[in-house]
Context: one part of a larger RNA
Molecule: large-subunit ribosomal RNA, domain IV
Organism: Myxococcales bacterium
């Protein structure tokens, strides 16, 4: 020095990223118990008092229970057995829940409603799920899923059912935009495949012409092949945002100044409503003011100049809950400001 354990005057978190670890609290009975609240809770809130042994009340209360009464349930209840709580008095140690087992508590804020689930072996959470809400598909041989198929699940169910997607208890709410993308609907016009169609072209060839080489060439056969016809889709028209998504700029203006209810102008599909806001979001930033501290980049309350909040990729609140995260207080302590001790290692020698 390391590991395990113990003690410590005075102080009491000064330690540290952070009270990590340790200490402290602890049982039972009684008293007492705030804000807030969804009236259930919060709550074991908090905070306090008592606790051994002996005697008496006490042949007690109460329990058990024969006979009898009673229709029955049940009630009354002898002998015997078991037997308190509580109160009063006494006694005793440093200490009476004498050891062991055995909640620390309170306040503020964030997130998630909650109990649950998860990275088997570095993450338990604010992530996932959830009840509730909404949209959408599906009329039954359902939609959807697995399979080449048969077939199966869905379901021996039937729209108060089943599938998919999003949101995520509850309360108050959920604004504007359909131009783009998607989806639903429409079918006039444009475009458009195979098929149908076969204008026309070419090859071959009887024949004809030619001394020959060759030229021409009907039918047939074969190979190409223009118009024309031709559905959905796309273009097009309309609807739809709890579909994917989106939700402006510049200039001027009030009798101090400042600011701009107001006006002008450009652009857009429409220009962010309510609520919230330096926030799990704020760069500048330790913003500014207030609170808490002697002193506070964190925390709480405000302001609004929102770099770059915002309404089911939900917005803002919210009792209860949380091995979640932040800050503060009480209690408590070797975490710290100095030390000490025991055992086991390390180290030296054998």
């Nucleotide at each position: 020095c390391c590991c395990u354990u113990c003690c410590u005057a005075a102080g009491g978190a000064a330690c540290u990223c952070g009270g990590c670890a340790a200490a402290a609290u602890g049982a039972c009975a009684c008293c007492g118990u705030a804000a807030c609240u969804u009236c259930g809770g919060g709550a074991g809130a908090a905070g306090g008092u008592g606790u051994g042994c002996c005697c008496a009340u006490a042949u007690u209360a109460c329990g058990u229970a024969a006979c009898g009464u009673g229709a029955a349930c049940a009630a009354c209840a002898a002998c015997g057995c078991g037997g308190a709580a509580a109160u009063g008095g006494g006694u005793u140690g440093c200490a009476g829940a004498g050891a062991a087992u055995c909640g620390g508590g309170g306040g503020u804020a964030g997130c998630g409603a909650c109990u649950g689930u998860u990275u088997a072996c570095c993450a338990a959470a604010a992530a996932c799920a959830c009840a509730g809400c909404a949209c959408u598909c599906u009329g039954c041989u359902a939609a959807g899923u697995c399979g080449c198929a048969a077939g199966a699940c869905g379901a021996c169910g039937u729209a108060u059912a089943g599938g998919g997607u999003g949101u995520g208890a509850u309360g108050c709410c959920u604004g504007c935009c359909c131009g783009g993308u998607g989806c639903c609907g429409g079918a006039a016009g444009g475009u458009u495949a195979a098929c149908a169609g076969g204008a026309g072209a070419u090859g071959u060839c009887a024949g004809u012409c030619g001394c020959a080489a060759g030229a021409u060439g009907a039918a047939g056969c074969a190979u190409c092949g223009a118009a024309u016809c031709g559905a959905a889709g796309c273009c097009c028209c309309a609807g739809u945002a709890a579909a994917c998504g989106g939700c402006g700029g510049c200039c001027g203006u009030a009798a101090c100044u400042a600011u701009a209810a107001c006006g002008g102008u450009c652009c857009u599909a429409a220009g962010g409503u309510a609520g919230c806001g330096a926030a799990a979001u704020u760069c500048c930033u330790u913003g500014u003011c207030g609170g808490g501290u002697a002193a506070g980049u964190u925390c709480c309350g405000a302001c609004c100049u929102g770099c770059a909040c915002g309404a089911a990729u939900c917005g803002c609140g919210u009792a209860a809950c949380g091995a979640c995260u932040u800050c503060c207080c009480c209690a408590u302590u070797g975490u710290c400001u100095c030390g000490g001790a025991a055992g086991g290692g390390a180290c030296u020698c054998a």